RNAcentral holds the sequence, with entries from ENA and SILVA. Predicted 3D model of a 1476-nucleotide RNA (small-subunit ribosomal RNA) from an uncultured bacterium. Rfam family: Bacterial small subunit ribosomal RNA. Gene Ontology terms of the family: ribosome and structural constituent of ribosome.
RNA sequence: GACGAACGCUGGCGGCGCGCUUAACACAUGCAAGUCGAACGGGAUUGGUCCUUCGGGGCCAGUUCAGUGGCGAACGGGUGCGUAACACGUGAGCAACCUGCCCUUGUGUGGGGGAUAACCACGGGAAACCGGGGCUAAUACCGCAUGCGUUCCUCGGGUCGAUUGACCUGGGGGGGAAAGCUCCUGCAAGGGAGUGCACGAGGAGGGGCUCGCGGCGUAUCAGCUAGUUGGUGGGGUAACGGCUCACCAAGGCGACGACGCGUAGCCGAUCUGAGAGGACGAUCGGCCACAUUGGGACUGAGAUACGGCCCAGACUCCUACGGGAGGCAGCAGUGGGGAAUCUUGCGCAAUGGGCGAAAGCCUGACGCAGCGACGCCGCGUGCGGGAGGAAGCUUUUCGGAGUGUAAACCGCUGUCAGGGGGGGCGAAGGCCCUUGGGAGGAAAUGCCUGAGGGGAUGACGGUACCUCCAGAGGAAGCACCGGCUAACUCUGUGCCAGCAGCCGCGGUAAUACAGAGGGUGCGAGCGUUGUUCGGAAUUACUGGGCGUAAAGCGCGCGUAGGCGGUCGUUUGAGUCUUACUGUGAAAUCCCGGGGCUCAACUUCGGGGCUGCAGAGGAUACUGGACGACUGGAGACAGGUAGAGGCGAGCGGAAUUCCGGGUGUAGCGGUGGAAUGCGUAGAGAUCCGGAAGAACACCAGAGGCGAAGGCGGCUCGCUGGGCCUGGUCUGACGCUGAGGCGCGAAAGCGUGGGGAGCGAACAGGAUUAGAUACCCUGGUAGUCCACGCCCUAAACGAUGGGCACUAGGUGUGGGCGGUAUUAAUCCCGCCUGUGCCGUAGCUAACGCAUUAAGUGCCCCGCCUGGGGAGUACGGUCGCAAGGCUGAAACUCAAAGGAAUUGACGGGGACCCGCACAAGCGGUGGAGCAUGUGGUUCAAUUCGACGCAACGCGAAAAACCUUACCUGGGUUUGACAUGUCGGUGGUAGGAAACCGAAAGGGGCCCGACCCCGCAAGGGGAGCCGACACAGGUGCUGCAUGGCUGUCGUCAGCUCGUGUCGUGAGAUGUUGGGUUAAGUCCCGCAACGAGCGCAACCCUCGCCCCUAGUUGCCAACGGGUCAUGCCGGGAACUCUAGGGGGACUGCCCCGGUUAACGGGGAGGAAGGUGGGGAUGACGUCAAGUCAUCAUGGCCUUUAUGCCCAGGGCUACACACGUGCUACAAUGGCCGGUACAAAGGGUCGCAAACGUGCGAACGGGAGCUAAUCCCAAAAAGCCGGUCCCAGUUGGGAUCGCAGUCUGCAACUCGACUGCGUGAACGCGGAAUCGCUAGUAAUCGCGAAUCAGCAGGUCGCGGUGAAUACGUUCCCGGGUCCUGUACACACCGCCCGUCACACCACGAAAGCCGAUUGUACUUGAAGUCGCUGGGCUAACCCGCAAGGGGGGCAAGUGCCGAAGGUAUGGUCGGUGAUUGGGGUG
Repeated sequence: GACGAACGCUGGCGGCGCGCUUAACACAUGCAAGUCGAACGGGAUUGGUCCUUCGGGGCCAGUUCAGUGGCGAACGGGUGCGUAACACGUGAGCAACCUGCCCUUGUGUGGGGGAUAACCACGGGAAACCGGGGCUAAUACCGCAUGCGUUCCUCGGGUCGAUUGACCUGGGGGGGAAAGCUCCUGCAAGGGAGUGCACGAGGAGGGGCUCGCGGCGUAUCAGCUAGUUGGUGGGGUAACGGCUCACCAAGGCGACGACGCGUAGCCGAUCUGAGAGGACGAUCGGCCACAUUGGGACUGAGAUACGGCCCAGACUCCUACGGGAGGCAGCAGUGGGGAAUCUUGCGCAAUGGGCGAAAGCCUGACGCAGCGACGCCGCGUGCGGGAGGAAGCUUUUCGGAGUGUAAACCGCUGUCAGGGGGGGCGAAGGCCCUUGGGAGGAAAUGCCUGAGGGGAUGACGGUACCUCCAGAGGAAGCACCGGCUAACUCUGUGCCAGCAGCCGCGGUAAUACAGAGGGUGCGAGCGUUGUUCGGAAUUACUGGGCGUAAAGCGCGCGUAGGCGGUCGUUUGAGUCUUACUGUGAAAUCCCGGGGCUCAACUUCGGGGCUGCAGAGGAUACUGGACGACUGGAGACAGGUAGAGGCGAGCGGAAUUCCGGGUGUAGCGGUGGAAUGCGUAGAGAUCCGGAAGAACACCAGAGGCGAAGGCGGCUCGCUGGGCCUGGUCUGACGCUGAGGCGCGAAAGCGUGGGGAGCGAACAGGAUUAGAUACCCUGGUAGUCCACGCCCUAAACGAUGGGCACUAGGUGUGGGCGGUAUUAAUCCCGCCUGUGCCGUAGCUAACGCAUUAAGUGCCCCGCCUGGGGAGUACGGUCGCAAGGCUGAAACUCAAAGGAAUUGACGGGGACCCGCACAAGCGGUGGAGCAUGUGGUUCAAUUCGACGCAACGCGAAAAACCUUACCUGGGUUUGACAUGUCGGUGGUAGGAAACCGAAAGGGGCCCGACCCCGCAAGGGGAGCCGACACAGGUGCUGCAUGGCUGUCGUCAGCUCGUGUCGUGAGAUGUUGGGUUAAGUCCCGCAACGAGCGCAACCCUCGCCCCUAGUUGCCAACGGGUCAUGCCGGGAACUCUAGGGGGACUGCCCCGGUUAACGGGGAGGAAGGUGGGGAUGACGUCAAGUCAUCAUGGCCUUUAUGCCCAGGGCUACACACGUGCUACAAUGGCCGGUACAAAGGGUCGCAAACGUGCGAACGGGAGCUAAUCCCAAAAAGCCGGUCCCAGUUGGGAUCGCAGUCUGCAACUCGACUGCGUGAACGCGGAAUCGCUAGUAAUCGCGAAUCAGCAGGUCGCGGUGAAUACGUUCCCGGGUCCUGUACACACCGCCCGUCACACCACGAAAGCCGAUUGUACUUGAAGUCGCUGGGCUAACCCGCAAGGGGGGCAAGUGCCGAAGGUAUGGUCGGUGAUUGGGGUG
């Protein structure tokens, strides 16, 4: 795009078409084929007339009934069962044929005969019907006559042809016809006309038969065939023929697909497509086949007959049970089946058909109408105006936006539908009436021909069409809106419900579900489903492929076939050509015109129908025939290399075994071991012997072979190749479906052989296991002979042949040239075999004279993945199994090449307290703290590997507080706004109630602005309303901030270049660095974010400044002290500056970057520390800091309060503290910091207390005073290895301090108590120098509470060989089936569920064959004793001839019996497969 459609929703009108695709299932009822009286007799009846015995009868004209007879019924109409066929299409042929009616034409139509329906009476039967008897007619039937033609036999002639012959023609002989009817004229006889009839000839149209070619699936159907193939003869037919029969012969068909099976009516056409093609065969038209199923003939011009007959079967109906009747695949209609397909209509008016002389009759053909949006076409449901734009609805960022000129409203029109009126075409012919001409005829009728007029005839039809009336009035839906694909928002839902053509949507913000608003598309339709063509070059003829995507047979020989070198002659089959001839029906299609108002539709003319056949011509090419040629191919001669093949023989080394000698304790084996062997003497070593298998070095990218494959030496037999020569043959060639042969290893059979090796097996190890890898053994096998098997990653994953298309380089074989005597160097040719590479090709990788390039020829093979190389069938095999080779079902992919990453128990290089080296810890104990878990009314919440867990917490007794219980409260504890109210108002002390919040209240009692005041306004308060509020949810809706990889050295861009592209290059490489740091190189050149530097701090120096800090010199003073004068040197303070840059020297390096060493220097190669964190990753963390979308809540999830909880405790983990002691504890004495803090504060002296602390209050807003003692250390003493004088948990008592308040639940003090713990399993952490370790000090938070945190200083180490390993990271190379990226992907069994399939004892069905049996109807044959009008003989009787019944034979449908084939269904059980 299309449809004979169906289904869903919807539905105004008309025109033209179409309408059982399924059950060729069964059918009630009606209708669908009759007609003719001008062929015939009769019955009934009407009119007229005549006669009458009044019963009626005759005649004429009609009507009607059945019958005889004729024609028709073989057409028309239906259906598609069957059929793979000369059935159909197309083109030929019949010298092998038929043809009623029709047309043309010739001749004839004479004279007789006997019956029989109807009818009558009788009989039988329920019926359908039937029987015998009697009468009768014909265009019914039968002889006879005649014979223009005709036919047969026979004898001739001519023309022609394609076998038997065709045509024309002559003589003789034989056979062989008929029917009348009507009209006119006439008294009649007769005559005339028309129409029939018979015999011929011809035509037209119709049919029969034959042949070429064409159109289907299956080879998992490969062989088929007995009337089969042919002949001779007989029969039969309209006709040829094996159509049929007898006999004879043994043929015929088939890979160019016979036979079988499946499917199917064929065609014109139809749909699609650019075409080629594909699909299809409704309606219309041609042909065929069929008519309940099967068989059969009769009649006839024609049938083997839809509405005829006979028989058989099934079914239905009637029946008096004896017997009968029936066939809608005609029109309508019914049931049934089905997703589904109409009225039991009208009419013969038209067209067509049958009959008839005609009128006419018949016609479910046909013409019309009805039903159905089933299709095509046309029309309408209104048109114009109308707002910055109503309402409603939707949405919103709340401003608005959309629906939307849409509506309302104003103006207008009048199609369709509705009502009224008018009103066709289709009708003309024939017929009848009237009126001319003509031939013929005595005339008339009639016939031929012409014109005009008149008459009757319409189913549709209450039509089309025209007109009038009224009035926008009666007339819009359906699908879709994630991408493909045109059209977006809101709400609901929450992997639910659902959607889905493919990809895919839905797990709380869904443009994808559902609804809504809006939009898009089409529109009386719109969607869906189904089918088919296209897109699909996705079966490739046009027009594809096969190295790696599916695809080259494992290799050769060769049959058929296909293809084939050069020249010439011939032929003209292919091929080409022509205004050529015939055909290609009509319709359809295209073009032009016409008719319905247009269109659909229809009609006329033209074109086309791409085809087939014929004729004429051409001869290049292909083919056929003939001749010739040598270049292809082959032969010949001479050389030559080689693991080519087969057979026989021979050889040495090694292994094992056996014998003997020597000899002693091990050997063997592995990662390490063990099993094993060995004191009965192994292993080692020497000598001797035996056996089997394989042939080291040579050996090579080497050689040979068709492939598999071939490796010691010698001999024999044998295949192929190459080179040289140029004698011969003369296209002998290439390929190769089938076929035949060869074919590694393993395997099989029989018989040998068996050293080593070695499936299976055994043992030992390894391991979680180890039916493995490793080890010790070891059987088949490996070897030989003969016979099988026939596979492979049988690979170059690349079929064979020929030709052509740059080169370079290696190597095997042969030959030639040059130089020299000689070729081993050099040059060249041929032939092999490798590598690199140009053009070209390729998706890329790659291939590239050994093509995967460019061409030609032939073969094989492919057509998504899985199922499956499976099943079934066939075939081969001893078996194993091989070859051939599906389907159901299932998936939306499977796959190739390349790219970027990520990953690797891959490689290379490098880095990091990563390991190692070292020091100290953790893990064990007690306690502290956090977490899990558990518990609880609540133990609020968050954080979860590193990167949660002394984390958010730099301070939970109340508060905090988010949790729980209870008590209260509702415009709210807090913000803004509106309205109303309110001056004794707001607010407030005490009493009182209460746990508090709160209530209450004598009394006190305001404020701001305007205003003299009154008063007004504001604030406050009360009330109402908008709203507040929420630590409620979502960190996976977010901002911000943060962690982490990681202070790692990376991450990118522009332009250019390369690549079809992803992408690459740059950024890789060589060096170097802490560094993508720098240098060099380079199809790259530059640039950005990172690195580094710039900033802060510490270390040295200088300058400036000199108090509160400092004190060297001078002076003063004190027990003492920078205490004072003073000083500005020093320290220090805090501002500025200098200094370090590989600058200098040496060496290395590429002359570079840079590195090593050195000098100088306070400091050196980034001097130490800090701040600083690229592109990004982890949906990392945080909605409980804050902010914020959405959702939820609103007398509560908000707010206030009291108490409780966050402090629980069988446990588990993290982080810490204190220890386990003598490098220590304790006691006494004594020394030295830094950085901080302090007025709601730090607090000195002094006093009290054992102490915490208290009293006290100087000083200090701080370089001034205070906290403040630093501690380890040092000196002295003591303890003496002990659960202690180590340790200080726990508990008791008594206190201190803070605070409203220390019960739950603070810190501290004193006395008493004195637990675990004696250095910590597996495992694990930190640290590379002022670091670790160790010691104390301060600060923030804070009323109080520090073992935590953040800082500060004191003392102050050890070690680093090195980068193999663990962890993390960087760069390059590599592999990949990974890409939510190895925490990936993924395989198989088992278990469960579902699905389809195979096998299976069987069972059931369909179909087909064979044999036998039975044998209807019927044709044909035979018989025909029974019956028998016509003709013949006969006077007759009778006979003859012929016929019939009956019988019988062949054939023969259905049936029966038996046995096979094929296909299908089903089947306990079973097998694998698919999906989850």